[in-house]
RNA sequence: GCCGGUGUAGCUCAACGGCAGAGCAACGGUUUUGUAAACCGUGGGCUGUGGGUUCGAAUCCCUCCACCGGCU
Numbered sequence: 001g002c003c004g005g006u007g008u009a010g011c012u013c014a015a016c017g018g019c020a021g022a023g024c025a026a027c028g029g030u031u032u033u034g035u036a037a038a039c040c041g042u043g044g045g046c047u048g049u050g051g052g053u054u055c056g057a058a059u060c061c062c063u064c065c066a067c068c069g070g071c072u
Stems, first nucleotide, its partner, number of pairs: 001071007010024004018055001026042005048064001050062003
């Protein structure tokens, strides 16, 4: 330099173009003399950046950035 993949909650990952979710973690509660475990509940996201298409974009298109892999 060329090709491909990935980027979503603190972490690991889901999500036909139509309300962004789960598990773990965090916080609160029940239980316990207390801790842990168990159970119940709560909060947490400008979906990597900037544009485009569309009535509507995490999803499709373009650009750039970061990371991973392959080729040279």